[in-house]
Molecule: Bacterial RNase P class A
Organism: Candidatus Zixiibacteriota bacterium
RNA sequence: CGGGUCGCACGGACGGUUGCGCUUCGGUCGUCUCACGAGACGGUCGCGGUGAGGAAAGUCCGGACUCCAGAGGGCGCGGUGCCGCGGAAAUCGCGGGCGACGAAAGUCGACGGAAAGUGCCACAGAAAACAAACCGUCGGCAGGAUGGUCCUGUCGACAAGGGUGAAACGGUAGUGUAAGAGACUACCAGCGGUGCCGGUAACGGCGCCGGCUGGCAAACCCCACCGGGAGCAAGGCCACGCAGGGUCAUGAGGUAGCCCGCCUCGACGGCCCGGGUAGGCCGCAUGAGCGUCGCGGCGACGUGGCGCCCAGAUAGAUGACCGUCCCCUUCGGACCCGCAAGGUUCGAAAGGACAGAAUCCGGCUUAUCGUGCGGCCCGUGGG
Numbered sequence: 001c002g003g004g005u006c007g008c009a010c011g012g013a014c015g016g017u018u019g020c021g022c023u024u025c026g027g028u029c030g031u032c033u034c035a036c037g038a039g040a041c042g043g044u045c046g047c048g049g050u051g052a053g054g055a056a057a058g059u060c061c062g063g064a065c066u067c068c069a070g071a072g073g074g075c076g077c078g079g080u081g082c083c084g085c086g087g088a089a090a091u092c093g094c095g096g097g098c099g100a101c102g103a104a105a106g107u108c109g110a111c112g113g114a115a116a117g118u119g120c121c122a123c124a125g126a127a128a129a130c131a132a133a134c135c136g137u138c139g140g141c142a143g144g145a146u147g148g149u150c151c152u153g154u155c156g157a158c159a160a161g162g163g164u165g166a167a168a169c170g171g172u173a174g175u176g177u178a179a180g181a182g183a184c185u186a187c188c189a190g191c192g193g194u195g196c197c198g199g200u201a202a203c204g205g206c207g208c209c210g211g212c213u214g215g216c217a218a219a220c221c222c223c224a225c226c227g228g229g230a231g232c233a234a235g236g237c238c239a240c241g242c243a244g245g246g247u248c249a250u251g252a253g254g255u256a257g258c259c260c261g262c263c264u265c266g267a268c269g270g271c272c273c274g275g276g277u278a279g280g281c282c283g284c285a286u287g288a289g290c291g292u293c294g295c296g297g298c299g300a301c302g303u304g305g306c307g308c309c310c311a312g313a314u315a316g317a318u319g320a321c322c323g324u325c326c327c328c329u330u331c332g333g334a335c336c337c338g339c340a341a342g343g344u345u346c347g348a349a350a351g352g353a354c355a356g357a358a359u360c361c362g363g364c365u366u367a368u369c370g371u372g373c374g375g376c377c378c379g380u381g382g383g
């Protein structure tokens, strides 16, 4: 310098004009209270303060919080699934193991069990799992031809070769046989069992034994572990307003599904139908909080000091316009350069994304014009 790979940060700046939400202080108006000094609440005006995100998104996962009377057992249902650590928890993170891909950096993996059982394996192919005879190999018998070891038919044996396929019942060599075959032997690959060694563990290495040898469990299933339900329209308080009526009884509810158990209520009650309200306040922002410095740890993370307070709407504010600058793309001119490529500079035009809080927090996933910085790998050249 070129190519690749992984991560982090930022995501327009300044000024003017004019708007919006919340809010300190002050003025003013209204209502209420009063111990007549004032105070509270609401509207409005003025000067200030403050006002979206890295994803506020999807609502996929986990919690905080709230209510359901205390929240029990079985079946069922759903979820998760290598090991260790972190974390409040998690379909989360970090480190490691194994497998796949890559030359490497690195990326991806629901990654328990296929030797409990069931099921499935498109097309092609004879046969797709207690295998199978299409071509083929070999033998018996019958017939034919011939110098002959050949041909046809038929009955059998065979998984060695061909062919099909993503996959054909492990591979190589030998023994064996009419021809063959883990039928047998040796070695190799895998699997299962077992012993020793290393590692916290997953797992790895070495040896011995067993002829045990297709795949699929985000197919049913088996094993282990986890899960009570509903959700801020939770829930609480105030105000306003209305009309009651019908129906049911070893009944109704808690409890998305069933059974058992338990509990509560049972005519001032429950269920259903009908009627009324559509306003306000709390919950509601000091929190698993943010920044910075140090310490421990490979890391996720933990911990200590100091500093900070950082939106709070309710049909939903955080906007619009203008100017200057910045970034990027394209076009044109000039310069550097022998040319090209490339670079510098001037001018013009277009563009500056994705998207927007709604109880809060931790994750994951998805969207995003672009810019900057850093780690690592490979190649080439120079010192």
Stems, first nucleotide, its partner, number of pairs: 001379010012325007020051004025046009053354001057365002060363005065231004072260004077227005082096005097111001098109004112222002117220002119216003134162002136158009170188006189213002191210008235282004244273001248270001251265004289308008326352002329349008